[in-house]
Molecule: SAM riboswitch aptamer (S box leader)
Organism: Neobacillus mesonae
């Protein structure tokens, strides 16, 4: 790479150094950034694996492997359904599905 599970509207810096984009993706929004964005380190934030309690969770932790630290996964896309406008459709809501990001298992 692909396969399985489970989460993804909670939270997380007045810091340093950098020096032009950046916010995964094709499409439309819409944001963030020289008052310094992304990104690096430090520093935090959870608590999946991990620790402890009884070989134990719905209970407690945060050494250590990961992870995350603008905006819901930033919304949207594809299917339904619902209400309003009014019929070519346009908006709004709500479900579900695809696509992704993380953990862990498994091959």
């Nucleotide at each position: 790479a692909g396969c399985u599970u489970a989460u993804c509207a909670a939270g997380a810096g007045u810091g340093a150094c950098c020096g032009a984009g950046g916010g995964a993706c094709a499409u439309g929004g819409c944001c963030c950034g020289a008052u310094g964005a992304c990104g690096u380190c430090c520093g935090g934030c959870a608590a999946c694996c991990c620790c402890c309690u009884a070989u134990a969770a719905u209970g407690g932790g945060a050494a250590g492997g990961u992870g995350c630290c603008a905006a819901a996964u930033c919304c949207u896309g594809c299917a339904g359904a619902a209400u309003g406008a009014c019929u070519u459709u346009c908006a709004u809501u709500c479900u579900g599905a695809a696509a992704g990001a993380u953990a862990a298992g498994g091959c």